[in-house]
This is a predicted complex of two RNAs, RNase P RNA and transfer RNA, with 467 nucleotides together.
Model confidence (mean pLDDT): 76 of 100.
It holds a member of the Rfam family "Bacterial RNase P class A". It is annotated as a ribozyme.
RNA sequence: CCUGCCGGACGGGCAGCCGCUGAUCACAUCGGGGAAACUCGAUUGGGUUAGAGGAAAGUCCGGUCUCCACAGAGCAGCAUGCCGGCUAACGGCCGGGGGGAUCCGCCUAAAAACGGGUUUUACGGAAAGUGCCACAGAAAAUAAACCGCCUGGUUCCAAAAGGACCGGGUAAGGGUGAAAUGGUGCGGUAAGAGCGCACCGCGGCAGCAGCAAUGCGGCUGGCAGGGCAAACCCCAUGCGGAGCAAGACCAAAUAGGGGAGGAGGGGCGGCUCGCUCCGUUAUCACUUCCGGGUAGGUUGCUAGAGCCGGCGAGUAAUCGCCGGUCGAGACGAAUGGCUGCCGCUGGGCUCGCAAGAAUCCAGUACAAAAACCGGCUUACAGGCCGGCAGGCCCU
RNA sequence: GGCGCGGUAGCCAAGUGGUAAGGCAGAGGUCUGCAAAACCUUUAUUCGUCGGUUCGACUCCGAUCCGCGCCU
Repeated sequence: CCUGCCGGACGGGCAGCCGCUGAUCACAUCGGGGAAACUCGAUUGGGUUAGAGGAAAGUCCGGUCUCCACAGAGCAGCAUGCCGGCUAACGGCCGGGGGGAUCCGCCUAAAAACGGGUUUUACGGAAAGUGCCACAGAAAAUAAACCGCCUGGUUCCAAAAGGACCGGGUAAGGGUGAAAUGGUGCGGUAAGAGCGCACCGCGGCAGCAGCAAUGCGGCUGGCAGGGCAAACCCCAUGCGGAGCAAGACCAAAUAGGGGAGGAGGGGCGGCUCGCUCCGUUAUCACUUCCGGGUAGGUUGCUAGAGCCGGCGAGUAAUCGCCGGUCGAGACGAAUGGCUGCCGCUGGGCUCGCAAGAAUCCAGUACAAAAACCGGCUUACAGGCCGGCAGGCCCU
Repeated sequence: GGCGCGGUAGCCAAGUGGUAAGGCAGAGGUCUGCAAAACCUUUAUUCGUCGGUUCGACUCCGAUCCGCGCCU
């Protein structure tokens, strides 16, 4: 210097003209009240001031808030899942452990193992039970003898070798498969086999270190018990439901009209219980059909787990204290359009030894609040910073 | 804004772990003097897309794109 991966932060600037939404004014205009001073209301004007994002997105999680019983019981259902911490909460974040990938170091003939860096990980239980494992294969889970290996008997053959038949032993080798009942080596054996031994793996026991996950070494057992839980399930933990079109208030409308059903219906949208409201021979709860009417306004609404800076605690996530600050609130849904200059990126041409300069053209993303907040995920032109790895060049 | 459902051949669609039924349409053939009808054959290789779990995914899980419905 280039390339790749990971993380962090940014994501155009200035000026002019014309507009849009909110707030405000001792302006203007209009309307109401008043004798007047003045006051109330409106906006078609004017002034001042504020006006999208890192994801405002997807609506995938969690909360605040509101209503239903300021939320109850049981069953069902759903979600999460190594350990510890943070948080209002979480499926989020931080730290640690185990596993994986890659690179380097050491050793080596080469590796494995070991040590270190970077990075990644939906990572409880398969010894509670049930289920599934197609095809192929002898056998797919209480293992199994197809080929092969070893061996006994009978028989063919003059006999041996070899073949045929009937048995027995054997999981070392072949073959099938995604997967074949510990692995490697030595011994052992008729051939073999944890049959025996060493190392590795695995189970059990107690010990040490650690809050824990787990790690370390020791003793012991020859080894049973393949995989799948993003199959049912089991264990632990958590979850009541609906959502700002929640909900509240005001106003408008009308005849609470006619027909049929009707003893239950609603809150309560998984079921049962329970609670509560309305109704029960009708002045009729509720359902349905016909016909008619209204579908406006205010509020919820933006000062909040807020933002910025400093100091302190902590490895960190995060927390505490102090100081400063206010930064959209629309609903036919504002935050825009045009022009000029500059910036950035790419290309062309000219000048220059070069660095570079001048000029022309093209591009300048993804996308846009809708009650609010914390996360996750996805989209994104371009450049900046940091870490790691590889390659090339110079000293 | 909020909540829910779906995507399989040109069209309608079945398929809930073992390699994708069926019907219509299309193409070719048989039959016929020629047609229609009938009969036979044939058409999915990226199950909207991407990734994961699994030996194996249309199916299970996550993300994403597109379409549809409901509320006042």